[in-house]
Context: one part of a larger RNA
RNA sequence: UUGGGUUUAAAGGGUGCGUAGGCGGCUUUUUAAGUCAGCGGUGAAAGACUGUCGCUCAACGACGGAACUGCCGUUGAUACUGAUUAGCUUGAGUAUGAUUGAGGUAGCCGGAAUGGAUAGUGUAGCGGUGAAAUGCAUAGAUAUUAUCCAGAACGCCAAUAGCGUAGGCAGGUUACUAAGUCAUUACUGACGCUGAGGCACGAGAGUACGGGGAUCAAACAGGAUUAGAUACCCUGGUAGUCCGCACUGUAAACGAUGACGACUAGCUGUCGGACUUUCGAGUUCGGUGGCACAGGGAAACCGUUAAGUCAUCCACCUGGGGAGUACGGCGGCAACGGUGAAACUC
Numbered sequence: 001u002u003g004g005g006u007u008u009a010a011a012g013g014g015u016g017c018g019u020a021g022g023c024g025g026c027u028u029u030u031u032a033a034g035u036c037a038g039c040g041g042u043g044a045a046a047g048a049c050u051g052u053c054g055c056u057c058a059a060c061g062a063c064g065g066a067a068c069u070g071c072c073g074u075u076g077a078u079a080c081u082g083a084u085u086a087g088c089u090u091g092a093g094u095a096u097g098a099u100u101g102a103g104g105u106a107g108c109c110g111g112a113a114u115g116g117a118u119a120g121u122g123u124a125g126c127g128g129u130g131a132a133a134u135g136c137a138u139a140g141a142u143a144u145u146a147u148c149c150a151g152a153a154c155g156c157c158a159a160u161a162g163c164g165u166a167g168g169c170a171g172g173u174u175a176c177u178a179a180g181u182c183a184u185u186a187c188u189g190a191c192g193c194u195g196a197g198g199c200a201c202g203a204g205a206g207u208a209c210g211g212g213g214a215u216c217a218a219a220c221a222g223g224a225u226u227a228g229a230u231a232c233c234c235u236g237g238u239a240g241u242c243c244g245c246a247c248u249g250u251a252a253a254c255g256a257u258g259a260c261g262a263c264u265a266g267c268u269g270u271c272g273g274a275c276u277u278u279c280g281a282g283u284u285c286g287g288u289g290g291c292a293c294a295g296g297g298a299a300a301c302c303g304u305u306a307a308g309u310c311a312u313c314c315a316c317c318u319g320g321g322g323a324g325u326a327c328g329g330c331g332g333c334a335a336c337g338g339u340g341a342a343a344c345u346c
Base pairs, nucleotide, nucleotide: 003318004317005316006315007300008299012314014201015200016199017198021194022193023192025088026087027086030083031082033081034080035077036076037075038074039073040072041071042070049065050064051063052062053061054060091191092188093187094186095184096183097182098181099180100179103177104176105175106174107173108172109171110154114150115149116148117147118146119145120144121143125136126135162169163168206247207246209244210243211242216240220236221235222234223233258313259312261310262309263308266291267290268289269288270287271286272285273284274283275282276281295302296301319346320345321344328339330337331336
């Protein structure tokens, strides 16, 4: 490289948008570049292959043939591909109407809990554990009542519920804003699919600066446990956890399952719409679950939300360790990220 693969054996990029490229619906005109056919030229010789012959055989050599799968020219063919012409509506999009949801951004508001402050009541314990101790408390704790302050998170509703491309999104309300679905089948008329590079987004932790700091809590300190205990348990506790702005760019970023389209029995629940309705329910479109036929699979299992049967495009894999390491260059303030070997060894 070919081939074979990528849920769990090695292997789907974290996600989207999109450049080049690759691929691309139905009918029609022309062309004849690809494609196909005929003819002509060329494709040196030697070698290789094959037949015959010559050295006593063979090696070796001579002659002939075929071949040289290619290229060029020319004459035709026109189904398919390309280019071109004119159309079409089913792919795609738009419009109008209706509607859905923790989709996003910003502001305002709320109650419970927690911690604290002040004051009252009240007195000797509280707290914590397997048991304790450290700790707190007569300078009045714990408990309880009232008032006030602070920050963070939003109980019930709540759901194999919903929304979002992914990350993710949940108290209430307002403003702005994005998207989907359904109905009408009105408009455009292939405008499409994928997407190397590229750009954007991207949990948590971490970084920088400025705020904030109730809770929880790496590090750290103490008390226990233990042979030891740099832990598990307990008492404290700083970064951080929160906000703004800027970086970082990684996760078991998972459905461990790339995107898009077509096809291949059904049954059953549920969410959003539309239609019908005898009001019991039924039909249909789009999601989201549970089973299951055909089929697939090493099996587990998958099964119209495919891991089935096909088509297009991208990404990735090729024994284990060494190693996601070293080196180089790229990015980053750093931490580190990304690209990514070999020797050696089994």
Predicted 3D model of a 346-nucleotide part of an RNA (small-subunit ribosomal RNA, central domain) from a metagenome. It matches the Rfam family "Bacterial small subunit ribosomal RNA". Gene Ontology terms of the family: structural constituent of ribosome and ribosome. The RNAcentral record of the full RNA draws on SILVA.